Context: one part of a larger RNA
RNA sequence: UGACAGGACUCGUAUAAGCGGUAGAGCAUGUGGUUUAAUUAAAUGCAAAGCGAAGAACCUUACCAGGGCUUGACAUAUCGCGAAUCCUCUUUCAAGAGGUGUACGUACGGGAACGCGGACACAGGUGGUCCAUGGCUGUCGUCAGCUCGUUCCGUAAGGUCUUAGGUUAAGUCGCGCAAUGAGCGCAACCCUCGUGUUUAGUUGUCAUCGUUGAGUUUGGACCCCUGAACAGACUGUCGGUGAUAAGCCGGAGGAAGGUGAGGAUGACGUUAAGUCAUCAUGCCCCUUAUGCCUUGGACGACAUACGUGCUACAAUGGCCGGGACAAAGGGUCGCGAUCCCGCGAGGGUGAGCUAACUCCAAAAACCCGUCCUCAGUUCGGAUUGCAGGCUGCAACUCGCCUGCAUGAAGCCGGAAUCGCUAGUAAUCGCCGGUCAGCCAUACGGCGGUGAAUUCGUUCCCGGGCCUUGUACA
Numbered sequence: 001u002g003a004c005a006g007g008a009c010u011c012g013u014a015u016a017a018g019c020g021g022u023a024g025a026g027c028a029u030g031u032g033g034u035u036u037a038a039u040u041a042a043a044u045g046c047a048a049a050g051c052g053a054a055g056a057a058c059c060u061u062a063c064c065a066g067g068g069c070u071u072g073a074c075a076u077a078u079c080g081c082g083a084a085u086c087c088u089c090u091u092u093c094a095a096g097a098g099g100u101g102u103a104c105g106u107a108c109g110g111g112a113a114c115g116c117g118g119a120c121a122c123a124g125g126u127g128g129u130c131c132a133u134g135g136c137u138g139u140c141g142u143c144a145g146c147u148c149g150u151u152c153c154g155u156a157a158g159g160u161c162u163u164a165g166g167u168u169a170a171g172u173c174g175c176g177c178a179a180u181g182a183g184c185g186c187a188a189c190c191c192u193c194g195u196g197u198u199u200a201g202u203u204g205u206c207a208u209c210g211u212u213g214a215g216u217u218u219g220g221a222c223c224c225c226u227g228a229a230c231a232g233a234c235u236g237u238c239g240g241u242g243a244u245a246a247g248c249c250g251g252a253g254g255a256a257g258g259u260g261a262g263g264a265u266g267a268c269g270u271u272a273a274g275u276c277a278u279c280a281u282g283c284c285c286c287u288u289a290u291g292c293c294u295u296g297g298a299c300g301a302c303a304u305a306c307g308u309g310c311u312a313c314a315a316u317g318g319c320c321g322g323g324a325c326a327a328a329g330g331g332u333c334g335c336g337a338u339c340c341c342g343c344g345a346g347g348g349u350g351a352g353c354u355a356a357c358u359c360c361a362a363a364a365a366c367c368c369g370u371c372c373u374c375a376g377u378u379c380g381g382a383u384u385g386c387a388g389g390c391u392g393c394a395a396c397u398c399g400c401c402u403g404c405a406u407g408a409a410g411c412c413g414g415a416a417u418c419g420c421u422a423g424u425a426a427u428c429g430c431c432g433g434u435c436a437g438c439c440a441u442a443c444g445g446c447g448g449u450g451a452a453u454u455c456g457u458u459c460c461c462g463g464g465c466c467u468u469g470u471a472c473a
Stems, first nucleotide, its partner, number of pairs: 001473002003470005009464004014457002018420005025311008033302002063297007072122001076121001078118005086099005124286002127284003133280002135275003138271001140269001145184006152159002166173001190263004195231007205220003209215001234257001237251005300439001313413001317371003321367002329359003334353002339348003379410001384405007426449007
C1' cells in the first nucleotide's frame, strides 16, 4: 500500500409495507443423468440451463452406419486435348456411357473463361490448445470511482492533492486546507415521447356531391395527421432555511419542475471469466484421411433430478348471441379484397397494392341470455381413436392445422425463493424477424384496461467513503 476483520456515515426494490408469481398438477422448452451405432459439440453459483440457435423432416449437420473420391467440393501456378452447353440410355443415389456442337478477337504464333486428363508444389480439417493469442463479450456496475504533471512531506516502499465540515443521483458543487493544475469517467451534447409557433398540404384531412358499398366530382387549408425548422425548463422567479456559499423545503406561473419520462452511452481495472464452432491466428496433429461427396439414421431416446415458461384449478367465472374502441409493424418468388364451394382447416376465381390495396378479426371492457352454487361441474383441457386440410421431392422415425368422439391430473400449492414504486405491477389482445412449412407457450416490439403500498433504516444481502487492528500478500 492492498486484502481481510471490527467500528462510524451512506446508498440500493437490500429490507420493511403492498401486489402478483415460482416451488405442488398437466404440457412446452433447455440442461444434468441414463440409454444408444450416434444420441455432434460449446456454455455450469450470482454472471450456464426458452443460452449461442432471428426457427434440426432432407439440407442445415459438425455425430453414426453403409457406398464412393484421392491434386480433391475450393485457390494459385504447369503440360496436353476440347469452346462452354445441350440431348438420350443405364444406375436406389453419388456416378457412368454414347451423341450433337465449336463463341470472341487476331500481329495467324497463340489467348481470357469453362470442361476433361496427367505430373508436382499444395489445397482441405466445425481436429487439439481461449492456461500461447488478436478481436468481440459477460460480470462487479451506469457503481462513482481511476489516474497524471509540478511542488511539498517521508531514508524508502509511498503519502499529499482525492482528507475535514456541508451538499449532491454523482470525486456533483461551495467552503476550508502544502498543495496547485490536468486527464479518463459523472453531467451535457445524440434519439424517442410530452406543449406550442411557423411552413408545407398528397394517397392524409374538412365540406359539398354521390353511393347511403366503393372517393369517381367540386371547393377549401380551420381542425386531425404527417414532414421540416424553431421556441420552451434554467432552481429562471417568490417565501423560508442554510455560513451573505453550494444547496434543501414550500409556493406561483406553466403542457412539462428541479436529471421532465424512456433509450443509447459502460472509466482504470477484476475474474488465466466466455469464445480456436462467427472470424483471424502461433504451435501441435491428420493427409487414399481427423479431408471431400452421398443415401439412410441421429441431434426429437426416457425409471429420473433441476431451470425457464404456458394452461389451469373457476361464478370478479364458463358458454351463446349482439353491436364498439387501438397502436406499431409486414407485403411483388409477396399481401391478397370480392364472389362461389366446404361445418371447418381450406379450395377455386383473382380486383387492387406504399399515408391509396391488403395482412386486419383487435381482445379484455359493455349489453342480452344460459349454467344456478361448489359439483371434478356447461371448470379444466392432457391423452387417445377416426376422418380430413396445407407446405414440401418427401410429413414413418419427426411438421402444423381442422372436424367428430374421448375427457387424465388439477379444488390455489411444504421448506424456500423471485419480480415490481406509476401509466409501473397485474391483466388483455395485436404485429414482426428467422421462415417452403413449423414444433413460437420463445424472443423483440405495439397499444387497451389499470391498481396497492413505502416516503422509514433496527435487522438480512450487496456497493461506496473514512477510521482502528492484523498471525495474510